[in-house]
């Protein structure tokens, strides 16, 4: 002094097992709080979760009918997979 690795995480596809369809959820916006961010330290105006309040707002069918089947919901959680991938800075590891 050059060159490289690796994590949380987040996405898409599947697969299973639920929730709604008698709108909860998922997505917007405000306020308020938490939390995580390569192995180490820092750490945002980015990320995610929670609690509150607002605007908006759906995909129903069919049957042997108080529940079943099949849609359906930018729907919840496991796995699997493919992709992305430390915001930044400092240090450390590999290799020259």
């Nucleotide at each position: 002094g050059c060159a490289g690795a690796g994590u949380a995480a987040g996405g898409g596809u599947g697969u299973g097992c639920g929730c709604g369809u008698a709108a909860a959820g998922u997505g917007c916006c405000g306020g308020c709080u938490u939390g995580a961010c390569g192995g180490g330290g820092a750490g945002u105006u980015g990320c995610a979760g929670g609690c509150c309040g607002g605007a908006c707002g759906a995909a129903a069918a069919g049957c042997g009918a108080u529940g079943c089947u099949u849609g359906c919901g930018g729907u919840g959680c496991a796995c699997a997979u493919c992709c992305u991938g430390c915001a930044u800075c400092c240090c450390g590891c590999u290799g020259c």
Molecule: THF (Tetrahydrofolate) riboswitch aptamer
Organism: uncultured Ruthenibacterium sp.